[in-house]
Molecule: c-di-AMP riboswitch aptamer (ydaO/yuaA leader)
Organism: Solirubrobacterales bacterium
RNA sequence: GUAGGAAGAGAGCCGAGUCCCUGCAGGCCCGCCUGCAGGGAGCGGGGGACCCACCACUUGGGGCGAAUGGGCUUCUGAGCAAGCCCUAGCGCGCUGCCUCUGCGCGCGAGCCCGUCAGCUCACCCCGUAGGCCCGUCAAGAGGAGCU
Numbered sequence: 001g002u003a004g005g006a007a008g009a010g011a012g013c014c015g016a017g018u019c020c021c022u023g024c025a026g027g028c029c030c031g032c033c034u035g036c037a038g039g040g041a042g043c044g045g046g047g048g049a050c051c052c053a054c055c056a057c058u059u060g061g062g063g064c065g066a067a068u069g070g071g072c073u074u075c076u077g078a079g080c081a082a083g084c085c086c087u088a089g090c091g092c093g094c095u096g097c098c099u100c101u102g103c104g105c106g107c108g109a110g111c112c113c114g115u116c117a118g119c120u121c122a123c124c125c126c127g128u129a130g131g132c133c134c135g136u137c138a139a140g141a142g143g144a145g146c147u
Base pairs, nucleotide, nucleotide: 012132013131014130018041019040020039021038022037023036024035025034026033027032028031042128043127044126045125046124047123052118060116061113062112063111064110069086070085071084072083073082074081089107090106091105092104093103094102097143098142099141100140101139
């Protein structure tokens, strides 16, 4: 110097999943960090009247989530299962923010309640995780905002 790999920092992405305070313990660069137990704010979700809505309730029903629905193939007696293609819907990039169009790249899962729940004021309850991660290339219009 080159190639490859790992870790960390910074920037960034999906998601509600962020911030602050108290106590105890530990670490140390002595004012910060980590862990545990709590409290609060913010954000997110569920239950829950009158009125309204529904005549549904074993073909059980329902919730979180973008994650619904369809076709084909292989195996098989059938199915389960596996795979592929598309799709409602969702995300990212081309722009620091918003909307639309265009182009490109992806996702289109999983989990939970347990016979029970429409909406719903008051009120009650729960969550505040987890997973990724990098280029050297990049459209237009409108709006907000800034100057």